[in-house]
RNA sequence: GAUAGCUACGGAGAUGGCAUUCUCCGCCAACCGCCGGCCCCAUCCGGCUAAUGAUGCCUACGGUUCC
Numbered sequence: 001g002a003u004a005g006c007u008a009c010g011g012a013g014a015u016g017g018c019a020u021u022c023u024c025c026g027c028c029a030a031c032c033g034c035c036g037g038c039c040c041c042a043u044c045c046g047g048c049u050a051a052u053g054a055u056g057c058c059u060a061c062g063g064u065u066c067c
Stems, first nucleotide, its partner, number of pairs: 009026005016058006033048005
């Protein structure tokens, strides 16, 4: 100096906040949704789901019922 493991810290996991937990990454990174069409990719066009990676709560949005 490099590599691997562990721990700590920081960041990320397609739309917000808090908490818990899991996974991934260490700035050369993790991550940046899906489907269809255009010969393929890219680009472009059209369509669709979701406030979670997972769970609970709150907020926003949508639907139904009652007062």

RNAcentral holds the sequence, with entries from Rfam. Fluoride riboswitch aptamer (crcB RNA motif) from Paraburkholderia eburnea, 67 nucleotides, folded computationally. Rfam family: Fluoride riboswitch aptamer (crcB RNA motif). For this family Rfam cites "Fluoride ion encapsulation by Mg2+ ions and phosphates in a fluoride riboswitch" (Ren et al., Nature, 2012). Gene Ontology terms of the family: response to fluoride and positive regulation of gene expression. Its mean pLDDT, the model's own confidence on a scale to 100, is 79.